[in-house]
RNA sequence: CCGAGCAAAAAGCAAAACCGUAGCGAUACGGCGACGCAAAACUAGAGGGUCUAUCUAGUCAGAUUAGACAGCCAGCUGCCUUA
Numbered sequence: 001c002c003g004a005g006c007a008a009a010a011a012g013c014a015a016a017a018c019c020g021u022a023g024c025g026a027u028a029c030g031g032c033g034a035c036g037c038a039a040a041a042c043u044a045g046a047g048g049g050u051c052u053a054u055c056u057a058g059u060c061a062g063a064u065u066a067g068a069c070a071g072c073c074a075g076c077u078g079c080c081u082u083a
Stems, first nucleotide, its partner, number of pairs: 003082003012037002018031005035071001042075002047073002049069005054063003
């Protein structure tokens, strides 16, 4: 360096539920809380996917419209350990 993380250790993040705020909504932020995570860091005009609103259509859907999700896959950079 590559690979690995089934061991041990240090550090970190924080799902659902509940409360508050914002939003038509998907959701976001804060609090509380830990289901989990070796990238649960970052990237959402320029890979796919899902969801919301609106419009078209009329039951199968479509949008060259506006948004949301990175804890769906993906891309990219990187920490600890290497038992």
Record summary: c-di-GMP-I riboswitch aptamer, 83 nucleotides, folded computationally. The sequence was found by an Rfam model in a public genome assembly.